[in-house]
RNA sequence: GCCGGCGUGGCUCAGUUGGUAGAGCAGGGCUUUCGUAAAGCUCAGGUCGGUGGUUCGAAUCCACUCGCCGGCU
Numbered sequence: 001g002c003c004g005g006c007g008u009g010g011c012u013c014a015g016u017u018g019g020u021a022g023a024g025c026a027g028g029g030c031u032u033u034c035g036u037a038a039a040g041c042u043c044a045g046g047u048c049g050g051u052g053g054u055u056c057g058a059a060u061c062c063a064c065u066c067g068c069c070g071g072c073u
Base pairs, nucleotide, nucleotide: 001072002071003070004069005068006067007066010025011024012023013022019056027043028042029041030040031039049065050064051063052062053061
């Protein structure tokens, strides 16, 4: 330098025929217990790496760009 993959709540990931973002774990509260843990119920938390574009509408499509990983030279 070229090619490919990944980037989504604190963590691990889903959502990729565009229709307005979810799960598990972790965290707060409650129930239960002598108490802890476990279990059950419930609550909060991200606008999707960044910028721009297309569209009525973008995590999803396009362009540029940043970071990480792999391959080639």